[in-house]
Order: sequence, then C1' cells, then structure tokens
RNA sequence: CUCUUAUCGAGAGUGGUGGAGGGACUGGCCCGAUGAAACCCGGCAACCAAUUGAUCCAAUCGAUCAAUAUGGUGCCAAUUCCUGCAGGAAUGUUUUCCUGAUAGAUAAGAG
Repeated sequence: CUCUUAUCGAGAGUGGUGGAGGGACUGGCCCGAUGAAACCCGGCAACCAAUUGAUCCAAUCGAUCAAUAUGGUGCCAAUUCCUGCAGGAAUGUUUUCCUGAUAGAUAAGAG
C1' cells in the first nucleotide's frame, strides 16, 4: 500500500512544556493568544491478547456471555462537525428530512 470482517448518535483534563495553527480531502461551518499543532502527564473505552467466573459439550478443544484493566493498539470540541454519489419524502422552489453507497477513521486477520 491492497483485500476481508466489525464498529463509528456514548465516553474522556480549569494540568505542564510549547508557541500558530487545527478540524483527512472538496465546499461549508467552526475551533484557536481567554493559547492551535506537537510532546509529557492525566483520563476514556474495551477491538485484540491475558486472567477469572458462568453457560453449552460426556470430556478436551472450542464457542458464547460477564468481569478485571495486566499487555498491544486506539481515542479524549461539534454525529466520522455537516457535505460531496444515488434513490425517496415534504416544501409558498428553495430549503429540510430519510435510506443506501462512496470516502475516511480504528481494530483484527490476510497478501
């Protein structure tokens, strides 16, 4: 980098360093010197592993559920901030809403 599967309406700091940018991309709309990114600390969550318990099984393996938060990641403004393509509903014709896809993010697996 590509492919597969799952999830994406919840959650998370009045801390330190740092100094101007950030929210993937498009168009919007926002955040930011009352301090952005980044790093440290702190926190959230429970995807994978681990451990423990329960259930299924004659039993092992295995599967499912629950708990813990030890290890591997991830995450900590706004629904993935909204949107981009297609279909549909409503509408004093320009907006609003719904569904799906695409794109993106994360995890696990494969190449």
The prediction has a mean pLDDT of 85. Predicted 3D model of a 111-nucleotide RNA (SAM riboswitch aptamer (S box leader)) from Shimazuella alba. It matches the Rfam family "SAM riboswitch aptamer (S box leader)". Rfam links the family to the GO term regulation of gene expression.